Predicted 3D model of RNase P RNA and transfer RNA as a complex of 439 nucleotides.
Rfam match: Bacterial RNase P class A. It is annotated as a ribozyme. Gene Ontology terms of the family: dimeric ribonuclease P complex, tRNA processing and ribonuclease P activity.
Its mean pLDDT, the model's own confidence on a scale to 100, is 80.
[in-house]
RNA sequence: UCAGAUGGCCGGGUGACCGCGGGUCUCGCAAGAGGUUCGAGGAAAGUCCGGGCUCCACGGAAAGACGGUGCCGGAUAACGUCCGGCGGGGGCGACCCCAGGGAUAGCGCCACAGAAAUGACACCGCCUAAGACCCUAAAGGUCCGGCAAGGUUGAAAUGGUGCGGUAAGAGCGCACCGCGUCUUUGGCAACAAAGGCGGCAAGGCAAGCCCCACCGGGAGCAAGACCAAAUAGGGACGGCACGUGAUGUUUUCCGCAUCGCCGUCCGGGUCGGUCGCGUGAGGUGUGGGGCAACUCACAUCCCAGAGGAAUGGUUACCACCGCGCAAGCGGUACAGAACCCGGCUUACAGGCCAUCUGACUCU
RNA sequence: GGGGCUGUAGCUCAGUUGGGAGAGCGCGUGAAUGGCAUUCACGAGGUCAGCGGUUCGAUCCCGCUCAGCUCCACCA
Repeated sequence: UCAGAUGGCCGGGUGACCGCGGGUCUCGCAAGAGGUUCGAGGAAAGUCCGGGCUCCACGGAAAGACGGUGCCGGAUAACGUCCGGCGGGGGCGACCCCAGGGAUAGCGCCACAGAAAUGACACCGCCUAAGACCCUAAAGGUCCGGCAAGGUUGAAAUGGUGCGGUAAGAGCGCACCGCGUCUUUGGCAACAAAGGCGGCAAGGCAAGCCCCACCGGGAGCAAGACCAAAUAGGGACGGCACGUGAUGUUUUCCGCAUCGCCGUCCGGGUCGGUCGCGUGAGGUGUGGGGCAACUCACAUCCCAGAGGAAUGGUUACCACCGCGCAAGCGGUACAGAACCCGGCUUACAGGCCAUCUGACUCU
Repeated sequence: GGGGCUGUAGCUCAGUUGGGAGAGCGCGUGAAUGGCAUUCACGAGGUCAGCGGUUCGAUCCCGCUCAGCUCCACCA
């Protein structure tokens, strides 16, 4: 210098004028006027997860059903998130990716092609050593057979390479690699390393059913609480209570009459106000702990909020980009809170910083 | 704001142990008729909403995005 990798930040700035929403102060009987202060985001988005909060249901626990998660350890209020590690894969490398438990618990599927697709198999092929026959005998041929090395198909063909061995072959034997299993060592663990044993028995799919472990009651701020207005305080169905009750009949007994609560639907009415509603798992700084995610202590700050609607416009200078010879003109991404918070995912013009890798050149 | 559902030919819809993309109407051509309609025969027409993943293989299984439809408040 070029090409990359990872992490983080910004995403127009300043001034003037005009305007909008919330809080607060002053003046005013009031309507209102004036001052002051605050006023979108890293994603406010998708609503994909997890919580707070609220209501409903429920005696406790466990099991079952259903849904979800899935290597190990940690972080956290919790998580499907994050951090650190392990294993596998990719890259020369920095580094990146992985829904990454179980296929000897069972069921199911593996189309087409192919001999054979899972109790594997024999189409082409290889072999006639042993046995029988033809042949006088040999050679040769036939039968009975043996084999799975090679070919063919497929996404996938039942360990791989080499040597020995054999009639031809074959873990048939051996060495190395792979696989399984046992022991030891290291590690909290996932796992790794070493050694012994086993001749290989065990194909793939669990984002198919399933098994194992763990987690989960349901609904959502249009939740829910209060006030006010209006109406037919009506009907149907279901559940709980069923007269041992309550009320009325002037008191008591008897008798008679009426009937409650909850949910769903239909019908009726209102589409007003207040709260919930922003001091919070909050931000910033310093120090401590930890590899880190994160956490603890102290100090400091108050930082949007409604009706779905506010959070803007003009102009001057500057920054960047595009066009133009120039004067100048145009543009400044994605997008916009609605109960709140932690994540994930998706969208995003352009720019900046830090660390690291590879190649080339120079010293 | 918050729930639920759907997306397959021009339209309405089927599509299951994951392996062939289909039906009806419509459209085109031909036959039949003097002509039209009906009828008959043949044919064209598909990013299975889009992207990615699992798998040998995806309309189907999983995730993300897009588009459309639908429901909800309070009082007695």